RNA sequence: GCCGAUGUAGCUCAGUUGGUAGAGCAAUGCACUCGUAACGCAUAGGUCGCCAGUUCAACUCUGGCCAUCGGCU
Numbered sequence: 001g002c003c004g005a006u007g008u009a010g011c012u013c014a015g016u017u018g019g020u021a022g023a024g025c026a027a028u029g030c031a032c033u034c035g036u037a038a039c040g041c042a043u044a045g046g047u048c049g050c051c052a053g054u055u056c057a058a059c060u061c062u063g064g065c066c067a068u069c070g071g072c073u
Stems, first nucleotide, its partner, number of pairs: 001072007010025004019056001027043004049065005
C1' cells in the first nucleotide's frame, strides 16, 4: 500500500425484507434472613464509532473517515 471482518448499556453479545433497541452478567432499591451471600421482585443505565447521502422514516442501505483484528504484498 491492497483486501476483508468487527464497532450497539459498565462487560459479553443479540437485533433477519428500513418502521422509534433487547438479553445475560454487573449496578441500585425492596423483600427474604439473626446477619451476609444466594434466590425472588422492581428500577436505572444507549446521541447504535464519527461525518455526510438516500428515504416519509436509517443500528439496518450508500460514500468517506477513525479504531481494533486478520490476510496479502
The prediction has a mean pLDDT of 82.
The RNA shown here (transfer RNA) has 73 nucleotides and comes from Candidatus Moranbacteria bacterium GW2011_GWA2_39_41.
It was read from a public genome assembly.
Taxonomically the source falls in Candidatus Moraniibacteriota (Bacteria, Bacteria candidate phyla).